[in-house]
RNA sequence: ACGACCGCACUCUGGAGAACCCCAUGCGGCCUUACGGCUCGAUGGGUGCCGAAGGUGCAAGCGGCCCGGAAGGGCUGUAAUCUCUCAGGCAAAAGGACAGAGGACGUAUGC
Numbered sequence: 001a002c003g004a005c006c007g008c009a010c011u012c013u014g015g016a017g018a019a020c021c022c023c024a025u026g027c028g029g030c031c032u033u034a035c036g037g038c039u040c041g042a043u044g045g046g047u048g049c050c051g052a053a054g055g056u057g058c059a060a061g062c063g064g065c066c067c068g069g070a071a072g073g074g075c076u077g078u079a080a081u082c083u084c085u086c087a088g089g090c091a092a093a094a095g096g097a098c099a100g101a102g103g104a105c106g107u108a109u110g111c
Base pairs, nucleotide, nucleotide: 002110006106007105010102011101012100013099014098019047021046022045023044024043025042027041028040029038030037031036048090049089050088054086055084057082061078062077063076064075065074066073067072
């Protein structure tokens, strides 16, 4: 200096599941001359449910350490679309693991 098929900010595209349930308040809003009423939004509570932000859990296998003559045993680390449902979510929108394309940067390796 070049530079990834690796990492990753960003942009575009695709992207599942599950009540737009119940109760209360009446803050905003709306109707009313007023009293008062309504509940689209908001707030609080409850029940049911979903798993694909994030997070939790684990090991047939693999790695490390220890005990043991051996057989074997113990401790420990490690995965997911598995698991839990803390968080999040249950019309649309948004979000969304993940995938594809673009693409800045970083780096491995090589020269």
Glycine riboswitch aptamer, 111 nucleotides, folded computationally. The prediction has a mean pLDDT of 76. The model forms 89% of the base pairs in the Rfam consensus.